[in-house]
Context: one part of a larger RNA
RNA sequence: CUGGGCGUAAAGAGUGUGUAGGCGGAUAAUUAAGUCAGAUGUGAAAGCCCAAGGCUCAACCUUGGAGGUGCAUUUGAUACUGGUUAUCUAGAGUGCAGGAGAGGAGAGUGGAAUUCCUAGUGUAGCGGUGAAAUGCGUAGAGAUUAGGAAGAACACCAGUGGCGAAGGCGACUCUCUGGACUGUAACUGACGCUGAGACACGAAAGCGUGGGGAGCGAACAGGAUUAGAUACCCUGGUAGUCCACGCCGUAAACGAUGAAUACUAGGUGUUGGGGACCUAGAAUUCUUAGUGCCGCAGCUAACGCAUUAAGUAUUCCGCCUGGGGAGUACGGUCGCAAGACUAAAACUC
Repeated sequence: CUGGGCGUAAAGAGUGUGUAGGCGGAUAAUUAAGUCAGAUGUGAAAGCCCAAGGCUCAACCUUGGAGGUGCAUUUGAUACUGGUUAUCUAGAGUGCAGGAGAGGAGAGUGGAAUUCCUAGUGUAGCGGUGAAAUGCGUAGAGAUUAGGAAGAACACCAGUGGCGAAGGCGACUCUCUGGACUGUAACUGACGCUGAGACACGAAAGCGUGGGGAGCGAACAGGAUUAGAUACCCUGGUAGUCCACGCCGUAAACGAUGAAUACUAGGUGUUGGGGACCUAGAAUUCUUAGUGCCGCAGCUAACGCAUUAAGUAUUCCGCCUGGGGAGUACGGUCGCAAGACUAAAACUC
C1' cells in the first nucleotide's frame, strides 16, 4: 500500500461557518467524454504456454504457432455516469399565521444573606475541634436592636424540564438581536450533503493595562495531628475569583459515540406545537419536533446498543496500525510569557 477498524481494547478533530474537491432528486430530448462492442496498426528479440524436431534421455537448444494487461486511429451501441437543453416538485429555501424557551448583547432595578462602620442595650466570655490550641474580647467582644456602606451570588419556583453549534446559559424589567418548532402550501425550482486548507467561537486556570475587592481563597504564616507532616483539621491570609479592553486556545472540551440521508417490532413517561372526537372541563385518540426509560429483530469479544443505533445501506471528512522512549527531541508556525500546534529516531521489551 491493500485490508481491517475508531462507545469501553490504538483510533471521532472541542464546536461551527464555509473555499477547493468528492458525492448528489424526478421526467424528456440531445451529445457520445466515461462505459461496451467490432476493425486496423502497434505491443522488439529472448522468456512463459502449445506442437514438432536436435544433442543416447533430461536439463539445454532449434523451428513454428498461440498469447500479450495496454496504447493509438477508426466504425458503431446508448442502459448507466458525465456534458447541454427544456420541464417538474417529493430535497432545500422564501412568504404568511402562530405559540414556547436560564439562546446572545447592553442598560436599569430588587430582596435575602455575608462582612465592615456608627449608635443603643448588656457582661465575660466568644470562636474552633475528634480533643485542643493559635485567634478575637474588660481599650467592652460574642449576643441583640436601629441606621449606613460595599462587593459578589441570585434560595423557593427547579423538573433524566427548557435553550444554544459546542463551550455554556438560572432574580426582575426594558431595548437590540440569533436560531429552532408548528400550521398553511402562495413563491423559487435541486438552489442540496460533506468539507482538505481558511476563518470564527471556545470552561477553568494563566498573562497584559486600568478599575474593584464583601465572601471564598493557591502561595505564605501560625496552631494542632504525627516517628516525621513541606498534607488532611483549625486560625489568619496575598495573588486570584468580579468589571472593561486585549491575549492565551487548552480540558475526562464525554454520549469517551463526526456530519447528512433513507429504511427497520413495540411499550411507557415528559416538553413545545397541530388535528379529530366528544363535549364546551378533563379524558381518549392521531400527528410532529425534542428529551428519558424498558424492550424485539439485528449487531457486539463481552458489557451493552437497539427509530436519539453501537442495526441495515449510501456519501463526504477526521483519525488508528504493539508497549516504552514520547505527545518528547530537533526544525518550523503562533504567543508578552506560560506554553500551544505540527512531530521523529536511536535504544529497549
Molecule: small-subunit ribosomal RNA, central domain
Organism: uncultured prokaryote